[in-house]
Context: one part of a larger RNA
RNA sequence: CGUUAGAAGUUUGAGGGGAGCUACCAUUAGUACGAGAGGACCGUGGUGGACGAACCGCUAGUGUACCAGUUGUGGCGCCAGCUGCACCGCUGGGUAGCUAUGUUCGGACGGGAUAAGCGCUGAAAGCAUCUAAGCACGAAGCCCACCUCAAGAUGAGACUUCUUUAUAAGGGUCGUGGAAGACUACCACGUUGAUAGGCUCCAGGUGUAAAGUCAGCAAUGGCAUAGCCGAGGAGUACUAAUUACCCGUAGA
Numbered sequence: 001c002g003u004u005a006g007a008a009g010u011u012u013g014a015g016g017g018g019a020g021c022u023a024c025c026a027u028u029a030g031u032a033c034g035a036g037a038g039g040a041c042c043g044u045g046g047u048g049g050a051c052g053a054a055c056c057g058c059u060a061g062u063g064u065a066c067c068a069g070u071u072g073u074g075g076c077g078c079c080a081g082c083u084g085c086a087c088c089g090c091u092g093g094g095u096a097g098c099u100a101u102g103u104u105c106g107g108a109c110g111g112g113a114u115a116a117g118c119g120c121u122g123a124a125a126g127c128a129u130c131u132a133a134g135c136a137c138g139a140a141g142c143c144c145a146c147c148u149c150a151a152g153a154u155g156a157g158a159c160u161u162c163u164u165u166a167u168a169a170g171g172g173u174c175g176u177g178g179a180a181g182a183c184u185a186c187c188a189c190g191u192u193g194a195u196a197g198g199c200u201c202c203a204g205g206u207g208u209a210a211a212g213u214c215a216g217c218a219a220u221g222g223c224a225u226a227g228c229c230g231a232g233g234a235g236u237a238c239u240a241a242u243u244a245c246c247c248g249u250a251g252a
Stems, first nucleotide, its partner, number of pairs: 001152001005163007015149004021049007033038001051106005059100004066093005071086006110144003117137001119135002170247004174190005195240003198236005204229003212223004
């Protein structure tokens, strides 16, 4: 911009894309078959491999805005206590998120039309013949089925609802944000408010703070499941989402 008024929501599916793998074991059954040795079809159940998708309860990583220990050196006048730098100084752990090595799930079932092939009926050609007319089967393949995109499918579809004269319905700008994201877009919220921050409580991490006091000559230990804490959950308007502006109707 179009889809012939403009919108909001829900959809149909023309047509695309993805997926499509496979082994072993048990059973049927030591049956059919076979002199024996050996050893099935068909069918049923199970366990895996590789591949793929989703997820983070478990396991395991990462986690330079979390906690602790500790070395050297500088600073806060000194002690104590903090703090800068040294690869995040080093070391031990670790929430959320993101992950795989972790967990769950998938290939299917089924239907249709067929290939090679196997047939029925059957003439031409009194026989025979699966074929000439006709009919029935038959593949991991084809078309559906499963997942997904999809009306610019210009062939522009459908349904429901909303709007009518200075702007409507609706949308945008702007702001607070987001398991959305390069930007944009998308989604939530904007005081008729829990959108983010703060605060409180909780979960979770670290591992028992400082000060004081007690014990000990002291190191150190106790009082103390402490203290501190990013992203998690809930609550709470304390802070910030103010006010406002712009776009946007054909016909009757």
The part of an RNA shown here (large-subunit ribosomal RNA, domain VI) has 252 nucleotides and comes from an activated sludge metagenome. The RNAcentral record of the full RNA draws on SILVA. Model confidence (mean pLDDT): 87 of 100.